[in-house]
Order: sequence, then C1' cells, then structure tokens
RNA sequence: CCAGCAGGGCGGACGGCCGCUCUUCCACCUCGGUGGGAGGGAGGAAAGUCCGAGCUCCACCGGGCAGGGUGCUGGGUAACUCCCAGGCGCGGCGACGCGACGGAAAGUGCCACAGAGACAGACCGCCCCGACUCGUCGGGGUAAGGGUGAAACGGUGCGGUAAGAGCGCACCAGCGGUCGGGUGACCGGCCGGCUGGGCAAACCCCACCUGGAGCAAGACCGAAUAGGAGGGCUCAAGGGACGCCCGGCCCGCCCUCGGGUUGGUCGCUAGAGGCCGCGGGUAACCACGGUCCCAGAUAGAUGGUCGUCGCCUCCGAGUCAUCGGAGGGCACAGAACUCGGCUUACAGCCCCGCUGGCACC
RNA sequence: GGCCCGGUGGUGUAGUGGCCUAACACACCGCCCUGUCAAGGCGGAGAUCGGGGGUUCGAAUCCCCUCCGGGUCGCCA
Repeated sequence: CCAGCAGGGCGGACGGCCGCUCUUCCACCUCGGUGGGAGGGAGGAAAGUCCGAGCUCCACCGGGCAGGGUGCUGGGUAACUCCCAGGCGCGGCGACGCGACGGAAAGUGCCACAGAGACAGACCGCCCCGACUCGUCGGGGUAAGGGUGAAACGGUGCGGUAAGAGCGCACCAGCGGUCGGGUGACCGGCCGGCUGGGCAAACCCCACCUGGAGCAAGACCGAAUAGGAGGGCUCAAGGGACGCCCGGCCCGCCCUCGGGUUGGUCGCUAGAGGCCGCGGGUAACCACGGUCCCAGAUAGAUGGUCGUCGCCUCCGAGUCAUCGGAGGGCACAGAACUCGGCUUACAGCCCCGCUGGCACC
Repeated sequence: GGCCCGGUGGUGUAGUGGCCUAACACACCGCCCUGUCAAGGCGGAGAUCGGGGGUUCGAAUCCCCUCCGGGUCGCCA
C1' cells in the first nucleotide's frame, strides 16, 4: 500500500426571530384562565410486536390429563428462545464466522420415481456341480464388480478363496468395555471384531419450564339511565377469566339482547436508572463508594424560518499543499405503562485491534 | 395503543410433504354452430404459490425472519 476479519462510537454544530408541551415561581383575575421569569423536552433503533419480566385484574387453593415452549456443557441474569466462556461439527490459506447441536439397538410411521431389493433382498455378473441338441438350461454358493437411486449395510489396501465375504491382518470411521485427564460437554490410550440406513423443523420418548388477559390492565370522582326484555339453573345443579376431570372452598347467580354516558383525577414516570472511581471475574456480569434527576402528550407537544460553519457531490483553477463557485444534497426513522433482549431499516464518517499478500529498509 | 385474521392465474376458491411441471368455476383467446349476437360444443393461453433463508432426497404445505393488506366501540375503555 492492497484485500479482508472483529469490536466500539458518532449519526450535524452554534446563534437570532416566531411558536408548541410539561414543571415551578410571580402578577392580574369575571376563579375559569391570561401574561411574564426560570428550567426540562425523541432514538440507536423510539420500529416490527418476535421472546422474557415488572405491574394490575380475573374470590381463592391443590392434584391429574391435555396443550404450549425450550433442548451440547458450564456460568451470567429478576427472567428469557438473550448474553459470555468452553466442547463438537461445518466453511475459510488465515484473522474469524455459522450451527433448532438431547434420543433413530422404546415403539409407530414415512422413504415418491427408478431399482432385484429402501431394511429386506439377488437383475446383470462371478464361481461350482449336473444335463444335453455345445451354448444354453437346471440346482447351489456369493455380494467383490456392473446397473438404479438422494440414500444399497462399515471404507481403503494386502492376504485368502472354486468365486467371494471382518473370513484374517494393517490403517481409518462408528459402537461396546476399561484406564487416565476435565466441574462438565468431551478428549486421549489400550482391548474386543460387535458393523444394527435416513427422517424427530413426522408422531413420539427423556429432562426442564409453563394459569389467562393485558395500562383501552385497573382504581376513584362526576354525569347519565331502563335494576328493562328473553333464556338457563333452581336443593341439587350451575358458575368461579384457554380446554377436560377430581377434591376442598366461595357465590344465588350465569348467558344473550337492548339502552345511557362518552368529562376529570390517579395508574404515569426515580428506575432490575445514568455517569465516574475502585475491586472481584478470562468474559458476560457483580459488589462497594460518590454524584446526577434526564419527555410525559390524550387527537396527541418536541416545530418553522434566517444566518454562519461542518461533511458529501458536481464544476473551474492549480506551483498537487489547496483555493473559488453552485438556485445541489445531509440517511433510517419519531415516544404513548416501564424495563431486559432479539430482529429489521440506515446517507456519511471516526477510533482501536488482528489476518493474508506485495514492495522497500 | 393493544389484540386477532389473511396473502395461490385477471377474479373467487381448492390443494396441508412426492402421481403438483399446481386443480375447479367465472372471465380471456381461437375454431365450430347462427343471417348476427347470446347460450352451447371443441381446443388453447395464463399463477412457480407476497419476498428471503432453513429442515428434508424432495416444500404451496413444516420452521424462522420480513413485507403488504384487512377487522375495529358489532374484538378491547
């Protein structure tokens, strides 16, 4: 210098004028507001609503079934399908990346077409025996070779054999046993000759987790009105916020239709919170100390305009340092109960580390 | 704001792992029939299943992500 990998960060700045919303203070006042001062006012994703929680309600509690979710190991966390570290597999020369990664000798099911055969078997072939019309037929052995297929029952080589075959041997892969290392996933050594196809994002088995609904949850005040109509259940049945069953407990109620009100307050923003320091830990993260308060609208505020600067693009000049001009451009997108994650969108940049290659010293 | 549902020729639907290179009806095109049109008969074209990725030998179908559309006080105060 070129090509690449990984991590972190920013994502316009300042000022003038005119507005919007919230808090607080002061003044006026017809007590509802008006005016003025001070202060706060979108994001890394506020998004998709895909997971996990807090919070609230469904009188309540327990057990079983069904349903749903997760799935290598260890740790982190309030919790998780998230994060960190490690193992194994795959990809890459490498830095590194990706992985729904338990179980297929518990069972059931499926494996289209082709093919003899899809878990059982023999089409062509090879070998042996017999027959005869002498190149065919019959019987047997075999699974090495050919063929089919996505997949053919360990693979390669040597020996062996009538031909062959883990039949024997060497190496490799799997499985089982044993010894050693590791918390563990797993790894390594030795022995056995055991070789039992794939699919569980098919049913299923195993282990663990799991009630439902959502801030339009819910609470209070005010206003309004039809405690209306129909049906079910009525001493044992019904109901008790996904479904079924059982036990305790509670309730005279439950469902449908119809009608009215469509105002205010709380929930509502101080929180698993931010920043700094120090310590523990490989890390995720955690403990301690200090410090700060940082949006709360309810038809929904966070805006408009002007100026200067910055960045990008284009044009022109140039002594290749830069300079000048433009009526050009500056992404993705915007809170609505709040957090922790994931995923997706994103113009233009900045910083740090690492890998491969080339050139030079 | 939350919650729920859907996406397959031009339109409406079916297909829920393999004979799917996707079926049916209407619509469209050509021919026959008719004096002409309609109806009828025969034949034909047209969708790779909203998009991307994965599982599988094989995906419209199973799983994940994403885009678009719809329901709306007759889903919710």
Two RNAs folded together computationally: RNase P RNA and transfer RNA, 438 nucleotides in total. Rfam match: Bacterial RNase P class A. Rfam classes the family as a ribozyme. Its mean pLDDT, the model's own confidence on a scale to 100, is 77.